RNA sequence: UUCAUGCCGUAAUGGCUCAGGAUGAACGCUGGCGGUAUGCUUAACACAUGCAAGUCGAACGAAGUCUUCGGACUUAGUGGCGGACGGGUGAGUAACGCGUGAGGAUCUGCCCUGAGGCGGGGGAUAACAGUUGGAAACGACUGCUAACACCCCAUAUGCCGAGAGGUGAAAUAUUUAUAGCCUUUGGAUGAACUCGCGUCUGAUUAGCUAGUAGGUGGGGUAACGGCUUACCUAGGCGACGAUCAGUAGCUGGUCUGAGAGGACGAUCAGCCACACUGGGACUGAGACACGGCCCAGACUCCUACGGGAGGCAGCAGUGGGGAAUUUUCCGCAAUGGGGGCAACCCUGACGGAGCAAUACCGCGUGCGGGAGGAAGGCCUUUGGGUCGUAAACCGCUUUUAACAGGGAAGAAGAUCUGACGGUACCUGUUGAAUAAGCCUCGGCUAACUCCGUGCCAGCAGCCGCGGUAAGACGGAGGAGGCAAGCGUUAUCCGGAAUUAUUGGGCGUAAAGCGUCCGCAGGUGGCCUUAUCAAGUCUGUUGUUAAAUCCCAGGGCUCAACUCUGGAUCAGCAAUGGAAACUGAUAGAGCUAGAGUACGGUAGGGGUAGAGGGAAUUCCCAGUGUAGCGGUGAAAUGCGUAGAUAUUGGGAAGAACACCAGUGGCGAAGGCGCUCUACUGGACCGUAACUGACACUCAUGGACGAAAGCUAGGGGAGCGAAAGGGAUUAGAUACCCCUGUAGUCCUAGCCGUAAACGAUGGACACUAGGUGUUGCGCGUAUCGACCCGUGCAGUGCCGUAGCCAACGCGUUAAGUGUCCCGCCUGGGGAGUACGCUCGCAAGAGUGAAACUCAAAGGAAUUGACGGGGGCCCGCACAAGCGGUGGAGUAUGUGGUUUAAUUCGAUGCAACGCGAAGAACCUUACCAGGGCUUGACAUGUCGCGAAUUUUCUGGAAACAGAUUAGUGCCUUCGGGAGCGCGAACACAGGUGGUGCAUGGCUGUCGUCAGCUCGUGUCGUGAGAUGUUGGGUUAAGUCCCGCAACGAGCGCAACCCACGUAUUUAGUUGCCAUCAUUCAGUUGGGCACUCUAGAUAGACUGCCGGUGACAAACCGGAGGAAGGUGUGGAUGACGUCAAGUCAGCAUGCCCCUUACGUCCUGGGCUACACACGUACUACAAUGGUUGGGACAAAGGGCAGCAAGCUAGCGAUAGCAAGCAAAUCCCAUAAACCCAGCCUCAGUUCAGAUUGCAGGCUGCAACUCGCCUGCAUGAAGUCGGAAUCGCUAGUAAUCGCAGGUCAGCAUACUGCGGUGAAUACGUUCCCGGGCCUUGUACACACCGCCCGUCACACCAUGGAAGCUGGCCACGCCCGAAGUCGUUACUCCAACCUUUGUGGAGGGGGACGCCGAAGGUAGGGCUGGUGACUGGGGUGAAGUCGUAACAAGGUAGCCGUACCGGAAGGUGUGGCUG
Repeated sequence: UUCAUGCCGUAAUGGCUCAGGAUGAACGCUGGCGGUAUGCUUAACACAUGCAAGUCGAACGAAGUCUUCGGACUUAGUGGCGGACGGGUGAGUAACGCGUGAGGAUCUGCCCUGAGGCGGGGGAUAACAGUUGGAAACGACUGCUAACACCCCAUAUGCCGAGAGGUGAAAUAUUUAUAGCCUUUGGAUGAACUCGCGUCUGAUUAGCUAGUAGGUGGGGUAACGGCUUACCUAGGCGACGAUCAGUAGCUGGUCUGAGAGGACGAUCAGCCACACUGGGACUGAGACACGGCCCAGACUCCUACGGGAGGCAGCAGUGGGGAAUUUUCCGCAAUGGGGGCAACCCUGACGGAGCAAUACCGCGUGCGGGAGGAAGGCCUUUGGGUCGUAAACCGCUUUUAACAGGGAAGAAGAUCUGACGGUACCUGUUGAAUAAGCCUCGGCUAACUCCGUGCCAGCAGCCGCGGUAAGACGGAGGAGGCAAGCGUUAUCCGGAAUUAUUGGGCGUAAAGCGUCCGCAGGUGGCCUUAUCAAGUCUGUUGUUAAAUCCCAGGGCUCAACUCUGGAUCAGCAAUGGAAACUGAUAGAGCUAGAGUACGGUAGGGGUAGAGGGAAUUCCCAGUGUAGCGGUGAAAUGCGUAGAUAUUGGGAAGAACACCAGUGGCGAAGGCGCUCUACUGGACCGUAACUGACACUCAUGGACGAAAGCUAGGGGAGCGAAAGGGAUUAGAUACCCCUGUAGUCCUAGCCGUAAACGAUGGACACUAGGUGUUGCGCGUAUCGACCCGUGCAGUGCCGUAGCCAACGCGUUAAGUGUCCCGCCUGGGGAGUACGCUCGCAAGAGUGAAACUCAAAGGAAUUGACGGGGGCCCGCACAAGCGGUGGAGUAUGUGGUUUAAUUCGAUGCAACGCGAAGAACCUUACCAGGGCUUGACAUGUCGCGAAUUUUCUGGAAACAGAUUAGUGCCUUCGGGAGCGCGAACACAGGUGGUGCAUGGCUGUCGUCAGCUCGUGUCGUGAGAUGUUGGGUUAAGUCCCGCAACGAGCGCAACCCACGUAUUUAGUUGCCAUCAUUCAGUUGGGCACUCUAGAUAGACUGCCGGUGACAAACCGGAGGAAGGUGUGGAUGACGUCAAGUCAGCAUGCCCCUUACGUCCUGGGCUACACACGUACUACAAUGGUUGGGACAAAGGGCAGCAAGCUAGCGAUAGCAAGCAAAUCCCAUAAACCCAGCCUCAGUUCAGAUUGCAGGCUGCAACUCGCCUGCAUGAAGUCGGAAUCGCUAGUAAUCGCAGGUCAGCAUACUGCGGUGAAUACGUUCCCGGGCCUUGUACACACCGCCCGUCACACCAUGGAAGCUGGCCACGCCCGAAGUCGUUACUCCAACCUUUGUGGAGGGGGACGCCGAAGGUAGGGCUGGUGACUGGGGUGAAGUCGUAACAAGGUAGCCGUACCGGAAGGUGUGGCUG
């Protein structure tokens, strides 16, 4: 992540993200002060310029200057000491480099200490002078000279040697007391070496190594040593990770964290390494030397072209690189260093200042009062609220600032000496004066409104926001947070128990190897003795530098900062002790683990051989005739050349029915006819033997279904591929007919499966119940059963416990121990590359870039299913009548039009809004007008209001004209109406029903929808509401962790049906009288009217049912099981309908989208659909006569009656505001006549003529009447609608709307049926259950190819870099060695062309750079190519999720545009 839930509280499915802290930081906006720190993280890139190491005249000669001639001073050179410290950087280095702790075979200038010595000689040389080379750098030759420079002799504690013996030192200076020199002892300091332990990543790096490992001899070093060399041996290192590759200075410490850890190694401190790159040595106590030398290379500079010079990773500084890092400052005053006796000199170490908000710390930008809550801004419900005591204003203070004055400590050791610095600090004066920003305000996360924008512009850490009312964008107001800073970015730790030692997991979330054997490794029974002391426990000692952290104090006004003191854990080492436990050694034992033996038992355990019957197919023969076969239905196929069927005989191969069982065996894969041979294991019993012999197991080895491969056989059936037939839009499938590999055997390979219990092995412990298999024992029995019990297997249920839940539960997924394997978000991907194995297919091992914020597991509620069960409904069925065909009416679509106004669109739009468009209505179009307006309120002015007539015009309207002076009054005026003016405003049927209210439709008058408390569940939720019955019903009963309740159902309401009663006018009339007539008297019995009441409740009886609810039947009754009809519509669904009924937010128009008028349009008409009317006729039509309603309406009305007219109607006119009068003759029906089956005496469209009515007005465009005309149509295709009783069907009547207009709508009564076996099916609905990958809920979700765009990546002929080692060649400098060449002052000398010794040259080994060859590793690029990922609505199909429409999936093989299909074996997810 979900509609919602749990899988985070300790006890953790999993990833992503945030809140915290930190930084040598950078960027954006802003910026007052001080203190203390810090400041090239990149190019170990290149460097201009200046400085950073000199000093000593008390070592020496010489030169020069000054001189008071006494001397003083300066210095190039010789000489001494120091330039090995201090300062910089982190390139290299995975190493005894570093850290820590040890060790012995060493050296150590200056310093301290002890001892001894300093005697005698000698020869040179720089400077200097001269000559000379060179452009320069720098030399060459000749000559002179000094020393604490150099050399010799002597002496000697010393050193070497077993000894004999050998070897071996010195230096002086001056101010006469010191300094120095030589040898040596010890120390201190510093340095070198060796060892134990610790010290990053990669096994897709598994083997590495020839001076390599060791020895002996020689050499070498300060010293041990393969350090080096010759010879000998063949070793050494490595899975406890050698070698190789990558990365990296290490540490004290720093940051974070509760800690364990993790990350880092700036500043400060210790060690190491380096000094342009590479090599080398010299000197020296110390170097293989940052500011020394030589060589090679690259680069830069100078040059007279012959040659030379240089090395900022010192301090400043420059260029460059970069997101980015400072002054070419002052001073040696302090601290420290070098030299010197000292004065002193040097010191870019250091002390300071400068720059930078880079960090930390501190301070300030005022304080108090002040409400008409000012102005202004913003918001507003227009009342107000808020900024806000905030400001103004009044009072106060002066940190800071400015100015002025004073003025340190840091300086010791008596004087002198201060860069910082006239600094810190103190005092005074002035005046609120000089000083606030940044980010955020949807949730996480503190803080909300308005305007603009309109999926645009933009925001965003994650979720996400923006499509006309944005708290998420931009601005504003307000608010919140921090504050001289605030945000962003980058990085580290944390949260993250997402690497789990502390402290995780693996049945289903990722994760148990397919199974077993087994070396190394890890782990391991009981008793006992002795020893050791590795682990363990304990004491002491050493060390773990300082700084840092912590604690306690002190100093800067506080703090940061700093000083002093203290302390801890813990590591390493040494040493003393303990010996219980683990371990080790030696010894003696035990039997419980394990194994052996003996006696039994069961078994599809394995391998090989032999045998058997059923079935199938084929062959032969007989009988027999027209079909067989196959399917949803067919066809392909077989068959008259004789099939199928049936009988007999024969052949072949494969598999073994029943028994057969959550039964058996095996490690797993797996194993099933019978018999035989060989062979493995298990179990039970006995307790004879061994005596811990055990468990697990990286690497390794063996076995390992099916498919597949190789070779040879075999081949009946089945059957990938393939062919054909169907199905289909297509059908590379499902179905059918054939059918090849294969399936079978032998030998070999492969090594994988959903190889599953999705559950590694071993041991121990922890309730039970009930099956079953094998063996034993007991009771019992003659025996077998039964029953009880022990051990070993194999199932089900279940307690505690565990689990996210599902579930597991002595066969653990419980509680523990030991060992192994494996996991760390999804995709990319089990892919690529590399390696190993394989004949191949392929298997094993196994990444990254990139991309997403999820992917998941379990459970819950719905919805859905071409899942299941139960039930209902005019849902089907059974019936009756229609629609669909015709004509007309009416509505809609479409088309047309200037306009044909708008809305309604499956059911649930379409005779709907519209209960009635000629004008009006009217919203539309054309034209003509008006602009405070047709309408409302407010202000001002005028006028009574109002009205007649005329002209123009289509009218609106405009211009004239006439009559008229009203009402109230406090006499001022006022009310009403009209006109005019200006401004606020009016107005809008303009948009948005997806901003809304209200109303309505629909599911549906379906029986449902919920709540409180309780209980269950971690929770969403469940229970109740499910179950058994029953009902129209969640209606009722029973049962039940539920008990109750609400909205619905029912009832209460209205009408009709029965009766009683009350009341009788306008109603009624039985009796009495009367009349043409209930007309009048009379009466209220009846009808009726309209009030009240009664009645029906499964109440009674019988049966069924559970002694219930209820159902069935019956009685009585006007009515019987809801009596019939109506009104009544639960929670909700459809962003359903309506802004054009009304109301309304927002947007839009304002001389027009407003408003007035005339005319037109809404009525058009190739067409299509819906709803109706009338028909097609004889159950009819027509003519005449006759009968019976209910419910309504009526004064601008209904109108009797009379008259006229064929009639519509007209004229006159009584009655009636209605139980009184009128509309008003109801029609179907009944009786009689005619029509006689035809386009008719059916039907009436259409058209013509003549009239009537309404209305200003019937042309577009009304209705009616009469005459004439007389179309289509003869019962309607596919399909489809209504109806269950006073119903359908049929017949008329009335009403509303309305001037007029009704086939529509709403009501009313009259006549009055048929059928329902039943719930299989269609549609809709209810309940339960099941599956789900759906929740916008199947109109869902979703897979793959193809096409397009972009991104990263693999392969690739090649091209081009880097790194590494190695072979060969060449070989600088240089050490070492050799030397017969050459040269030479010291010493010796026999004096020589001598010796010793030395220099140079040459030669040899080694040897950097360079050249060359073939390799290894790792990059970049690359025509083309492979797959992958991501994209808005592309194309093709529909594979998966429901039984997903052929159950799905796994391994394998073949095939196909693609998802995929099929074969074979396996799994249930």